[in-house]
Molecule: FMN riboswitch aptamer (RFN element)
């Protein structure tokens, strides 16, 4: 110096108005975008989360899992530039929720730092 066990910390954003008896849920306009990969990605690929099922159950396995096109530049971009679109778990609620409340002071893909023994 490298690598590994291990330890610690971090790890999701977003609203105003109108109608109405009642809506942060409808309507209008606005706003938001987890992680790794790849020419810079909410829409590609992979993963996490949520949800369902099973089991020998603080866990593990399996399943489910939304949405983009056109033009331009370029060696290369569904990632950049221009334009127009689209999507968003579960439970709750005087009225239907990506933006409110809740499970969640949770879990987690993963990121960063520290780092033996041994080689």
């Nucleotide at each position: 110096a490298c690598a590994u066990a291990g330890u610690u910390u971090c790890a999701g954003g977003g609203g105003u108005g109108g109608u109405g008896a009642a809506a942060g849920u409808c309507c209008a306009c606005a706003c938001c975008g987890g992680a790794g990969g790849u020419a810079u990605a909410g829409u590609c690929c992979u993963c996490g989360a949520c949800c369902g099922c099973u089991c020998a159950a603080u866990g593990a396995g399996c399943g489910c899992u939304g949405a983009u096109u056109c033009g331009g530049u370029g060696a290369g971009a569904u990632u950049c530039c221009g334009a127009a679109a689209c999507c968003g778990a579960c439970g709750g609620u005087u009225a239907a929720a990506g933006u409110c409340c809740g499970g969640a002071u949770g879990g987690a893909a993963g990121a960063a730092a520290c780092g033996a023994c041994g080689g």